[in-house]
Context: one part of a larger RNA
């Protein structure tokens, strides 16, 4: 000076408590992990791999197998000759391709020739998702949003190093006060940024019968008006300012008062010095070593979806606070022109026909909404629970759903009677439950992101368990 302890002390965190939901039990979905297998590509691996790279695997994607083909190459400079390029038929063949045949005469011009763009000799060379994340730049994760972690100058020590930064007190906070051989200062911490929650201004092709007039089966439907809702720009407003009470009469605590709103309002973005030879050479970039008629390049088909099994992350359930029929209500935030697609017509539907309006506060997805809420049904049963898995018949998208897509009617209908040791989230508009958007996307969502609707319960209290700061003492180095 660290680092450790079933050592002291002082203090945070859904750590634990208290409390509400789950997970392990079932059935299916992903993702692994082992088995298979030509080949099931590669990578992540305690927390910090396991719905992780994957914000889309029929083909492409594909990095793997297996066949069929090329070798200046699927691309990128430079290059002799030759033809403008693009297009089209015909064998063959599964494609890629290989032979063969037809069409076409473009632009600039100094008339030599040259520009794209193809076909081609040799050749420099391309190519590699091949190896090395222990050669690396970036970039990410974790400790940890934790309160730390350094420096200058003095001063102190033979030095390594210490003061500072430790102390008293407070704070989420090395916050901030006071004291002190220290003065100061920088990374962080707050702030400053963005959203939210209250106003005022200004500005109105969204809102409003508020107010006047038309007008409808009904509508802001039409004139008309920015009052009000709303939008978004520019202010205002929260600072322990203000009162009591405590404190060293300091910093700050405690409680009141006005306010929409308090003492960091909340919620984002933001991640110190490092640490874990942490991940990633398969994002891209690069050193070294490797392949060079192949470890590169095209395509056809398959694999990545294989199934005795294991674990991990979820969906749906077991039902009555719930199911199933019918009647009826209320958001937010989003996306559209190869695009969203109304209304009408056909179908039991999935979806089809036709086609209006909209580059969008206008139109459409979308009457957007479910849970709610009225009524009546079935009465506790494997059932009017649950929907697994089959079977018939159809619908989309796409060259093509066998291997392997999604979605619809009909029939049949499995396991599962609330889950053993163990184990996870959450302190408020949160868990919980209830639906909706959209990225990626030809098609495919229980996943990730994101919106809003309804809405609680408990925190006595730091002895335990886990992590983490600060002092302090030692066996270790």
């Nucleotide at each position: 000076u660290g680092a450790c302890g079933g050592g002291g002390g002082c203090c945070c965190g859904c750590a634990c408590a208290a409390g509400c939901g789950g997970u392990g039990g079932a059935g299916c979905a992903u993702g692994u992990g082992g088995c298979u297998c030509a080949a099931u590509u590669c990578g992540a691996g305690g927390c910090a791999a396991c719905g992780c790279g994957a914000a889309g695997a029929c083909c492409c994607u594909u990095a793997c197998c297996c066949g069929g083909a090329c070798u200046u190459g699927a691309c990128a400079u430079c290059g002799a000759g030759c033809g403008a390029c693009c297009g089209g038929c015909g064998u063959g063949g599964a494609a890629a391709c290989a032979c063969g045949c037809c069409u076409u005469u473009c632009c600039c011009u100094u008339c030599g020739g040259g520009a794209a763009c193809g076909c081609g000799a040799a050749g420099a060379c391309a190519g590699g998702u091949g190896c090395u994340g222990c050669a690396u730049g970036g970039c990410u994760g974790u400790c940890g949003u934790c309160a730390g972690c350094u420096c200058g100058u003095g001063c102190c020590g033979u030095g390594a190093g210490g003061u500072g930064u430790u102390c008293g007190g407070u704070u989420a906070a090395g916050u901030c006060c006071g004291g002190c051989a220290a003065c100061g200062a920088g990374c962080g911490c707050a702030a400053c940024c963005c959203g939210u929650a209250u106003u005022g201004u200004c500005a109105g092709u969204u809102g409003c019968c508020a107010u006047c007039a038309g007008g409808u089966a009904g509508a802001g439907c039409u004139g008309g008006g920015c009052a009000c809702u709303c939008u978004g720009g520019c202010g205002a407003g929260a600072c322990u300012g203000c009162c009591c009470g405590u404190g060293u009469c300091a910093a700050g605590c405690g409680g009141g008062a006005g306010g929409a709103a308090g003492g960091c309002g909340c919620g984002g973005a933001u991640g110190a010095c490092g640490u874990c030879a942490a991940g990633u050479c398969c994002g891209u970039a690069u050193g070294g070593c490797c392949c060079u008629u192949a470890c590169g390049u095209c395509c056809g088909g398959g694999g990545c979806u294989g199934c005795a099994c294991a674990c991990g992350u979820g969906c749906u359930a077991c039902a009555a606070u719930g199911g199933g029929c019918g009647g009826c209500a209320c958001a937010g935030a989003g996306g559209g022109c190869a695009g969203c697609g109304a209304a009408c017509c056909u179908g039991c539907g999935a979806a089809g026909g036709c086609a209006a309006g909209c580059u969008a506060a206008u139109c459409c997805c979308a009457g957007c909404a479910a849970a709610c809420u009225c009524g009546g049904c079935g009465g506790c049963a494997g059932c009017u629970c649950a929907g697994a898995u089959c079977g018939c018949a159809g619908c989309c998208g796409g060259c093509a759903a066998c291997u392997c897509g999604c979605c619809u009617g009909c029939g049949g209908g499995a396991a599962g009677g609330a889950g053993g040791a163990a184990u996870c989230g959450c302190u408020a508009g949160u868990a919980a439950u209830c639906u909706c958007c959209g990225c990626c996307c030809a098609g495919u969502a229980u996943a990730a992101g994101a919106c809003g609707g309804c809405g609680a319960a408990u925190c006595c209290g730091u002895u335990c368990c886990c992590g983490g700061g600060c002092c302090u003492g030692u066996a270790c180095a």
RNAcentral holds the full RNA, with entries from ENA and SILVA.
Predicted 3D model of a 477-nucleotide part of an RNA (small-subunit ribosomal RNA, 3' major domain) from an uncultured organism.
It matches the Rfam family "Bacterial small subunit ribosomal RNA".
The coordinates come from a structure-prediction model, not an experiment, and the mean pLDDT is 85.